[in-house]
Context: one part of a larger RNA
RNA sequence: CGUAGAGUGAAUGCCUUGGCAUUGGGAGCCGAAGAAGGACGUGGUUAACUGCGAAAAGCUGCGGGGAGUCGUAAGCAGACAUUGAUCCGCAGAUGUCCGAAUGGAGCAAUCCGCAUGGAGGUAGUCCAUGCAUCCAUAAGUGAAUCCAUAGCUUAUGGAGGGGAACCGCCUGAACUGAAACAUCUAAGUAGGGCGAGGAAGAGAAAUCAAACGAGAUUUCGUAAGUAGUGGCGAGCGAACGCGAAAGAGGCCAAACCAAUAGAAGAAAUUCUGUUGGGGUUACGGACUGCGGAAAGCAUUCUUUUUCUUUAGCUGAACGGUAUGGGAAAGCCGACCGGAGAAUGUGAUAGUCAUGUAAGCGAAAAGGAAAAAGAGCUGGCAGGAUCCAGAGUACCGCGGGACACGAGGAAUCCCGUGGGAAGUCGGGGGGACCACCCUCCAAGCCUAAAUACUACCCAAUGACCGAUAGCGAAAAGUACUGUGAAGGAACGGUGAAAAGAACCCCGGGAGGGGAGUGAAAAGAACCUGAAACUCUAUGCUU
Numbered sequence: 001c002g003u004a005g006a007g008u009g010a011a012u013g014c015c016u017u018g019g020c021a022u023u024g025g026g027a028g029c030c031g032a033a034g035a036a037g038g039a040c041g042u043g044g045u046u047a048a049c050u051g052c053g054a055a056a057a058g059c060u061g062c063g064g065g066g067a068g069u070c071g072u073a074a075g076c077a078g079a080c081a082u083u084g085a086u087c088c089g090c091a092g093a094u095g096u097c098c099g100a101a102u103g104g105a106g107c108a109a110u111c112c113g114c115a116u117g118g119a120g121g122u123a124g125u126c127c128a129u130g131c132a133u134c135c136a137u138a139a140g141u142g143a144a145u146c147c148a149u150a151g152c153u154u155a156u157g158g159a160g161g162g163g164a165a166c167c168g169c170c171u172g173a174a175c176u177g178a179a180a181c182a183u184c185u186a187a188g189u190a191g192g193g194c195g196a197g198g199a200a201g202a203g204a205a206a207u208c209a210a211a212c213g214a215g216a217u218u219u220c221g222u223a224a225g226u227a228g229u230g231g232c233g234a235g236c237g238a239a240c241g242c243g244a245a246a247g248a249g250g251c252c253a254a255a256c257c258a259a260u261a262g263a264a265g266a267a268a269u270u271c272u273g274u275u276g277g278g279g280u281u282a283c284g285g286a287c288u289g290c291g292g293a294a295a296g297c298a299u300u301c302u303u304u305u306u307c308u309u310u311a312g313c314u315g316a317a318c319g320g321u322a323u324g325g326g327a328a329a330g331c332c333g334a335c336c337g338g339a340g341a342a343u344g345u346g347a348u349a350g351u352c353a354u355g356u357a358a359g360c361g362a363a364a365a366g367g368a369a370a371a372a373g374a375g376c377u378g379g380c381a382g383g384a385u386c387c388a389g390a391g392u393a394c395c396g397c398g399g400g401a402c403a404c405g406a407g408g409a410a411u412c413c414c415g416u417g418g419g420a421a422g423u424c425g426g427g428g429g430g431a432c433c434a435c436c437c438u439c440c441a442a443g444c445c446u447a448a449a450u451a452c453u454a455c456c457c458a459a460u461g462a463c464c465g466a467u468a469g470c471g472a473a474a475a476g477u478a479c480u481g482u483g484a485a486g487g488a489a490c491g492g493u494g495a496a497a498a499g500a501a502c503c504c505c506g507g508g509a510g511g512g513g514a515g516u517g518a519a520a521a522g523a524a525c526c527u528g529a530a531a532c533u534c535u536a537u538g539c540u541u
Base pairs, nucleotide, nucleotide: 001538002537003536004535005534006533007532013526014492015491018464019463020461021460022459023458024457025456026455027453028452029162030161037098038097039096040053041052042051044076045075048072049071059092060091061090062089063088064087068080069079070078103112104111105110113131114130115129116128117127118126119125133159134158135157136156137155138154139153140152141151166197167195168194169193170192171191177184181231207214208213218245219244220243221242222241228236229235249445250444251443252389256277257276258275259274260273261272262271263270264269282423284387285386286385287382288381289380290379295377296376297375300374301373302372303371304370305369306368307367308366309365310364312360313359314358318333319332320331321330334351335350336340342354343353344352394418395417396416397415398414399413400412401411404430425440426439427438428437429436479486480485499525502513503512504511505510
């Protein structure tokens, strides 16, 4: 070096309990009635997981279901069940201790109380309930200090904490790009804070438009990478209009009237506060007069009906034969199909099982829609008088937002200093002015179309198949770190344990027989490559 045979080792092949992504539905908050998350317990035997909570793998009621059951998980022991168990669904009960943690404290899961009531062997021990803070409202009490107020006390109600992404507001970078860099960009992004909901925000024109008109908001498509903006660099980047989705509009303030309380006044009366009526838009309202029944309503309440969610139920059709350990493959002959999706069953099953198509079903609890009722709104004319949101609009200065970097810079917001009009009024139409058109600010609410997916259901994949796929085939475990934090690996006997009785060697491990099995596949268990090791042998030096 070659050949052969073993060992070791785990690749490869096949498989899938686990993942990944997406689609369509559902659901979308939980919490002082103590959450999320935990600690400690809990079983006849119990280390872990799961379940549960001193009533502790459970208790009660109502439904479903129909033969076995006492979780993963065997065994032993002992029980339960057709007088309906186990199991599944709905509604309840119990629910230690920590945790916002809330009687006080604290090194979380511990310690120590006070008040009232109760039990007890009547001092001790045990049980039950209450006792945090802040805010709002109400009442009582009440200092310095006369009235008062602060303060204190009590009662009632609320808040506090958690949550994957989505949402609103406040705050707010840098790397980077500009081929350097400062305006600019990245970007109002990342990060930080506060807050809310199942969505949030926005929202019923002081809006657009353009000489025609439209008619709240939101979202999508287009307009359009257009008009613009820009060290006119890099870049940034609309709107009108059009087409769609969805569709819904309401309530105050004021004028005026009344009641009530207070103040001024000799009084008439006037003013202020509160409450009730009235009224709500630009074709107004108050006011005065006339009229009285047709119509409308997103959000509220009640009733009824239907649908739906949370258990379930029915559900067609195959035999023979040879091989084989085994038939579902082969051969022969049939059948069903509104069902030939899929999975399992000793090899590849429409007709074996679970299912599938198609139908059916709720005592209880939840959701949606529709209808009816309650409840709410309310028509016409006149044009004298009154009302229609003020430190507001607007202006100067300084900033910010608008696609728009101060620009000719309108529009919106903030700071600061000034500061209107009053319907014969006011805002806008991209400086500004006139004409014209259009709208009515300085109060509030509002479903749907939209965003997201921690969670549930169904389904899909030219997605992975154990160094892949989530970090994880259950694991945020083992382990590392003072800590913040970091963070693995590990799948496969067989159809069925039939998991090798018994004998022999051995201290055992292990082995040889015997036996099981289709096959030892023998538990270091499917297949079992290579590196590497050994044995035998050949050749070469």